[in-house]
RNA sequence: CUUAGACAAAGGCAAAGCUAGAGAAAUUUAGCGACGCAAAACUAUAGGGUCUUGGUAAGAGGCUGCCAGUUGCCAAU
Numbered sequence: 001c002u003u004a005g006a007c008a009a010a011g012g013c014a015a016a017g018c019u020a021g022a023g024a025a026a027u028u029u030a031g032c033g034a035c036g037c038a039a040a041a042c043u044a045u046a047g048g049g050u051c052u053u054g055g056u057a058a059g060a061g062g063c064u065g066c067c068a069g070u071u072g073c074c075a076a077u
Stems, first nucleotide, its partner, number of pairs: 005074001012037002017032006035065001041070003047067002049063005
């Protein structure tokens, strides 16, 4: 340095649900909460997929804790 990720260490994030708010909706913000996560960090103008709206289409909006791309802590093997 690369791969891999522990009967390690230091830490980190926060599902469902409830309360309040935003939004046409998907969804999202904050608080409580903790299902879980070796990237549950970032990216929706690297891509793919998918949801909402729309008569259909176009357009617009959303989801990376769906696949994925990029970056990164530690030091047993």

c-di-GMP-I riboswitch aptamer from a Mollicutes bacterium, 77 nucleotides, folded computationally.
Rfam family: c-di-GMP-I riboswitch aptamer. Gene Ontology term of the family: cyclic-di-GMP binding.
The coordinates come from a structure-prediction model, not an experiment, and the mean pLDDT is 82.
The model forms 94% of the base pairs in the Rfam consensus.
It was read from a public genome assembly, where an Rfam model found it.